[in-house]
Context: one part of a larger RNA
RNA sequence: GCCUACGAGUUACGCCUCUCUGGCAAGGUUAAGGUGCUUAAGCACUGAAGCCGUAGCGAAAGCGAGUCCUAACAGGGCGUUUGAGUCAGUGGGGGUAGACGCGAAACCUUAGUGAGCUACCCAUGGCCAGGAUGAAGUGAGGGUAAAACCUCAUGGAGGUCCGAACCGGUUAGCGUUGAAAAGCUAUCGGAUGAGCUGUGGGUAGGGGUGAAAGGCCAACCAAACUGGGAGAUAGCUCGUACUCCUCGAAAUGUCUUUAGGGACAGCCUCGGUCUUUUCUGUUACAGAGGUAGAGCUACCGAUUGGGCUAGGGGGUUUCAACACCUACCAAACCCUGACGAACUCCGAAUGCUGUAACAGAUAACCGGGAGUGAGGCUGUGGGCGCUAAGGUCCAUGGCCGAGAGGGAAACAACCCAGACCAUCAGCUAAGGUCCCUAAAUCCAUGCUAAGUUGACCAAACGAGGUUCCACUACUAUGACAGCUAGGAUGUUGGCUUGGAAGCAGCCAUUCAUUUAAAGAGUGCGUAACAGCUCACUAGUCGAGUGGUGGGGCGCGGAAAAUAAUCGGGCAUCAAGCAUGGUACCGAAGCUAUGGGCCCGCAAGGGCGGUAGAGGAGCAUUCCUGUCGGCGUUGAAGGCGUGCCGUGAGGUGCGCUGGAGCGUCAGGAAAAGCAGAUGUAGGC
Numbered sequence: 001g002c003c004u005a006c007g008a009g010u011u012a013c014g015c016c017u018c019u020c021u022g023g024c025a026a027g028g029u030u031a032a033g034g035u036g037c038u039u040a041a042g043c044a045c046u047g048a049a050g051c052c053g054u055a056g057c058g059a060a061a062g063c064g065a066g067u068c069c070u071a072a073c074a075g076g077g078c079g080u081u082u083g084a085g086u087c088a089g090u091g092g093g094g095g096u097a098g099a100c101g102c103g104a105a106a107c108c109u110u111a112g113u114g115a116g117c118u119a120c121c122c123a124u125g126g127c128c129a130g131g132a133u134g135a136a137g138u139g140a141g142g143g144u145a146a147a148a149c150c151u152c153a154u155g156g157a158g159g160u161c162c163g164a165a166c167c168g169g170u171u172a173g174c175g176u177u178g179a180a181a182a183g184c185u186a187u188c189g190g191a192u193g194a195g196c197u198g199u200g201g202g203u204a205g206g207g208g209u210g211a212a213a214g215g216c217c218a219a220c221c222a223a224a225c226u227g228g229g230a231g232a233u234a235g236c237u238c239g240u241a242c243u244c245c246u247c248g249a250a251a252u253g254u255c256u257u258u259a260g261g262g263a264c265a266g267c268c269u270c271g272g273u274c275u276u277u278u279c280u281g282u283u284a285c286a287g288a289g290g291u292a293g294a295g296c297u298a299c300c301g302a303u304u305g306g307g308c309u310a311g312g313g314g315g316u317u318u319c320a321a322c323a324c325c326u327a328c329c330a331a332a333c334c335c336u337g338a339c340g341a342a343c344u345c346c347g348a349a350u351g352c353u354g355u356a357a358c359a360g361a362u363a364a365c366c367g368g369g370a371g372u373g374a375g376g377c378u379g380u381g382g383g384c385g386c387u388a389a390g391g392u393c394c395a396u397g398g399c400c401g402a403g404a405g406g407g408a409a410a411c412a413a414c415c416c417a418g419a420c421c422a423u424c425a426g427c428u429a430a431g432g433u434c435c436c437u438a439a440a441u442c443c444a445u446g447c448u449a450a451g452u453u454g455a456c457c458a459a460a461c462g463a464g465g466u467u468c469c470a471c472u473a474c475u476a477u478g479a480c481a482g483c484u485a486g487g488a489u490g491u492u493g494g495c496u497u498g499g500a501a502g503c504a505g506c507c508a509u510u511c512a513u514u515u516a517a518a519g520a521g522u523g524c525g526u527a528a529c530a531g532c533u534c535a536c537u538a539g540u541c542g543a544g545u546g547g548u549g550g551g552g553c554g555c556g557g558a559a560a561a562u563a564a565u566c567g568g569g570c571a572u573c574a575a576g577c578a579u580g581g582u583a584c585c586g587a588a589g590c591u592a593u594g595g596g597c598c599c600g601c602a603a604g605g606g607c608g609g610u611a612g613a614g615g616a617g618c619a620u621u622c623c624u625g626u627c628g629g630c631g632u633u634g635a636a637g638g639c640g641u642g643c644c645g646u647g648a649g650g651u652g653c654g655c656u657g658g659a660g661c662g663u664c665a666g667g668a669a670a671a672g673c674a675g676a677u678g679u680a681g682g683c
Base pairs, nucleotide, nucleotide: 001683002682003681004680005679006678011097012096013095015094016093017092018091020089021088022087023086024085027052028051029050033046034045035044036043037042056063057062066078067077068076069075100239101238103236107229108228109227111226112225113224119203120202121201122200123199124198125197126196127195128193130162131161132160133158137154138153139152140151141150142149166190167189168188171186172185173184174183205221207217208216209215242617243616244615245614246613247612252265253264254263255262256261266372267371268369269368270367271366272365273364278361279360280359281358282357283356284355285354286353287352293346294344295343300340301339305335306334307333309330311329312328313326314325315324316323375400376399377398378397379396380395381394382393383392384391405416406415407414420595421594422593423592425591426590427589431585432584433583434569435568436567440582442581443580444579445578446577447576453571454570461556462555465553466552467551468550469549470548471547472546473545474544482540483539484538485537486536488513489512490511493507494506495505519534523532524531596607597606598605599604618672620669621668622667623666624665625664627662629661630660637656638655639654640653641652642651643650644649
């Protein structure tokens, strides 16, 4: 893991409540007990005690269609006026009980069992190879006045030293479903001591014992183990068993020692009631309102630049004051520009309320049963956050949740579209049509050269990529580019400077002359000159050449973690991008044909579905009756196969098996298994 068996909403009650069925009815009903009958279970008859109802109000005495509060014949509360109950049975729900099943860690016990493990203690025994060191004391010698003291012997002390047994357990390795629920190998500590050890005995669970680690007290001790309270409790987790049909949620509000639990409301379902006028949509009309937007010499607040001008700062002047100036700050005012969720002179669209018409559906109320009260993503309007988050909090739609099918390579939520069943029929949606892969290598016109791109990212910025548009300048009186030639004179302008001559720097009416044209000089260059060149001009050539702005597509900018890649192959007048067009493919959508079920008189409409509500059935075991049922001429059970039923299932036949079993009508349940790290057995 699989197979087989077992395995979870049960039972009781003078209980409460609702539905249905039946009896009797202003009444209904007996309980225990008794009598009779009966094989038993039980049945019939008795038995009025009691209970519910027929009247309420008050705490009560009490009063009574009223009563209570009260002084009240004010007022107000609850009642009456409207009337149906009760007994029994079935079913739904609740209560009390273990109350659907399994599951704690724990708590208590005036119940016990444990110190054969281990901790400490008591009593009585046992054990410690060998070697080393050499305390006190003593003797001898030396020494002293006597001592002290010194030396040599002797002696044999010590929680002394080295090291076996013994006791331990330092370090490393191995072992880790082990040889072993603590070991093995090497190494290491103590080894005459607070030593080790045998035997007998003692201390017991909030207790012991502890050279103290919360250690140990029989292989898991911050309170042992066994029985009992006990089916403790578990707002928690898991599991909870046959079929078909109808409807079908919620993840919200308020409150909660409340937040993963509840109560009430909301939303679902079933039954009933009545009004038919409740609900939804569209249109029209009538309304309330201060959002979006907009605006602000319309308020409040904030605010750009300028003007004007109080006040202030700074400056000039003065002994002081006055006065004057100000590219400073600045109230009010004027012009100008613009801002605001908590500003508004204004002000929509939607939405909301009401009335009417039309269309389509239902809504409301009463009662039984729920589940839900962790929601999520996405579009839109916002708050918080960083105009961050697969973030968070609201609002308003959609979808998932509880929704299959097609598309998006794959992908709850995105796009299309809501699956009763069948069909080797057709049309479409989104999306597609070169191959993988169903359908265009379709048509027309452009663009792209980057494999850009081809269903996923990319910016500021940079750039004679390319294409299109607009404006503008020059140009056959010859443009632009190239080539040939000129590019001069006063003058080396003046100043400065060692020098400054177009070209270090400063100055200037940077003038004038000759010219086709030529700057008191554009850039190289020299120490300074020189030299080269440009502006400018002529010639040659012969047709476009520059500038600005904008659009399309492309280029760089461009770095990510396991080889790469548009899903892949691969594609360049495309199989890329843009615009237009015509076909086709494409889903459980729509249509066609046949069938089933639900609602409805019909016409017609409907049938995705989790939690959940309601309805109808199948199967198993037993009981009562029934078929004067079946069975060794083969029951149940098993294996195989055919048929019937939407299904649970039923049934025929063959083989096996070898003694019991069924139909129909009812009744009663130990009444259906895939799951619970379920229990037992087997494989």